[in-house]
Context: one part of a larger RNA
RNA sequence: GUCAACGAGUUAAUGUAGCGAGCACAGCUUAAGCUUUUAAAGUGUAGGCGUAGCGAAAGCGAGUCUUAAAAGGGCGGCAAAACAAGUUCGUUGCAUUAGACCCGAAACCGAGUGAUCUAACCAUGAACAGGCUGAAGGUCGGGUAACUCUGGCUGGAGGGCCGAACUCGUGUCUGUUGCAAAAGGCUGAGAUGAUUUGUGGUUAGGGGUGAAAGGCUAAUCAAACUCGGAGAUAGCUGGUUCUCUGCGAAAUCUAUUUAGGUAGAGUGCGAAGUCAACUUCUGCGGGGGUAGAGCUCUGGAUAGGUGAUGGGAGGUCAUACUUUACUAAUCUUAACCAAACUUCGAAUACCGUGGCAAGAUGCUUCGUAAACACACUGUGGGCGCUAACGUCCACAGUGGAGAGGGAAACAACCCAGACUUGUGGUUAAGGUCCUUAAAUCGUGACUAAAUGUGGAAGGCUGUGGACGCUCUUUGACAAUCAGGAUGUAGGCUUAGAAGCUGCCAUCAUUUUAAGAAAGCGUAACAGCUCACUGAUCGAUGAGAGUCUGCGCCGAAAAUGUAUCGGGACUAAGUCGCGUACCGAAGCCCAAGGCAUUACACAUCUUGUAAUGCGGUAGCAGAGCUUUCCGUAUGCUUGAGAAGGCAGCGUGUGAUAGCUGCUGGAGGCUUCGGAAGUGAGAAUGUUGAC
Repeated sequence: GUCAACGAGUUAAUGUAGCGAGCACAGCUUAAGCUUUUAAAGUGUAGGCGUAGCGAAAGCGAGUCUUAAAAGGGCGGCAAAACAAGUUCGUUGCAUUAGACCCGAAACCGAGUGAUCUAACCAUGAACAGGCUGAAGGUCGGGUAACUCUGGCUGGAGGGCCGAACUCGUGUCUGUUGCAAAAGGCUGAGAUGAUUUGUGGUUAGGGGUGAAAGGCUAAUCAAACUCGGAGAUAGCUGGUUCUCUGCGAAAUCUAUUUAGGUAGAGUGCGAAGUCAACUUCUGCGGGGGUAGAGCUCUGGAUAGGUGAUGGGAGGUCAUACUUUACUAAUCUUAACCAAACUUCGAAUACCGUGGCAAGAUGCUUCGUAAACACACUGUGGGCGCUAACGUCCACAGUGGAGAGGGAAACAACCCAGACUUGUGGUUAAGGUCCUUAAAUCGUGACUAAAUGUGGAAGGCUGUGGACGCUCUUUGACAAUCAGGAUGUAGGCUUAGAAGCUGCCAUCAUUUUAAGAAAGCGUAACAGCUCACUGAUCGAUGAGAGUCUGCGCCGAAAAUGUAUCGGGACUAAGUCGCGUACCGAAGCCCAAGGCAUUACACAUCUUGUAAUGCGGUAGCAGAGCUUUCCGUAUGCUUGAGAAGGCAGCGUGUGAUAGCUGCUGGAGGCUUCGGAAGUGAGAAUGUUGAC
């Protein structure tokens, strides 16, 4: 991993609601116990619920409580249309108490078992090749007044040295489903000692032992192991087994030692009631202060005028007074800004009311859920960086719980809501050269960049369109030829400054025209151009702008083209107009199924019509199957039961039925009853492979 078997809402009591039944014109009912012919038996009337309420209660009572009160008020009763009956069983839903759908902790407590591993200690034994070093002491000499001292020999100390056994485990390699749940190879440390070791013994779980690492205490240790309390508890994770049908959510508000839980509300489902009370559309009537706009107010803010006050200067002994390129209130002119400004002010939305129409809800009560992590897109906003597949609100949609077609692929975008069948039709979005179903369709333009098929500021004699304006046969624009001078090198400055460093001025003359010079240039001059002028030339021309369509540059990234899905395309690109076609589970057609409603007739359950039939959590309804029991002194079965294999085959389905073979002795229709009643998942349990 597969297969097989097992594996999860049960039982009791109580409460409550629905359904079924008994009794009931105020009743209904027994419990324990007892009796017997053991039965759906009898008996048993204590007790319970109901028949009256009010009050905290005493208590009173169709009233009562409050109160001084016959007042008022609270709760209740009577009358009238309405309301106005219960109780006891059974069964189902739900709740509560119990382990309470199943499995799952880490832990806590109690009683015991462990020191054959290991820690420490106690008692008693054992072990340590060989070599080296050579302490104290002793002795013999030397030496001393005597010691100290000194040489030789002797001696054999040491948590001494080297190194086997032994003990340990430094580094590395192998091993890592190993030889091994800690080993092996090489290397290494200690090796007469705080050494190593045998045997026997002691210390026990909040305890021991510890040269101390929270180490060790039997492969288990920040509290061992075994059994028990015990099915501890788990607002947490996982799992929870047959079918079909109808409807179908929420991820919000409020509260919470609350935030991944729960309760009430909102939203779902079922039942009953009400009986049109509801929604859309439309007419009419309302209030508003948003968008926008505006500047009257509140604030902000710009420029001009005016210019109080203040500052400065002059003036005075001090004021006065005069003055001002300072400051700047106020007033005024012009133009602005605002979520917490408003003289104004929509569209929507909301409320009320009338109505033709369309539709099928709405509301109330009871029962019963799920849900209270939401996501994206569009729009109006807050926060953030007018960042985020960001975050928080509001309104709407979609997903969630929604399949199908389109967007290459792509929950949330566009189209569109899947009962079943059909090798029928027709459309939506989107498409129609090939991939790939359908136009190489028509027409008018644009683009030359493969733009299309990513991108900004900025730049551009790319090209199309629109619009005025200026010059122009009294000759424009461009090109060519010629001129572009004189006073003068203007004055100043400067080493120099001559049109051309800088400052000032920028005149005049000759001229068809020519700046006291627009640029280059020189140390300064020189030199070359320009403005300006003439000539040549001969234009439906030339020039400078504004608006706009499509393009160009700007344009750099990491595996491989890689920013049309690809091929490719000059349209098969872009902007218009038009026609045809393709294209979905949409719509239509044909056939069938189911549900609801209505009408017929039927009343065994039929026909016709209309409407509906995506679906998670969830609610409701109807069924299938398994085991056992009654039916059953029955039916069936060796002329072959159950079970198995194969085939046929029924029903929307769970599942029926039949045939053959196998099997070899039980099985069971029908209608009922009772459950250990349905497995693919739980790192499920056991077994097999």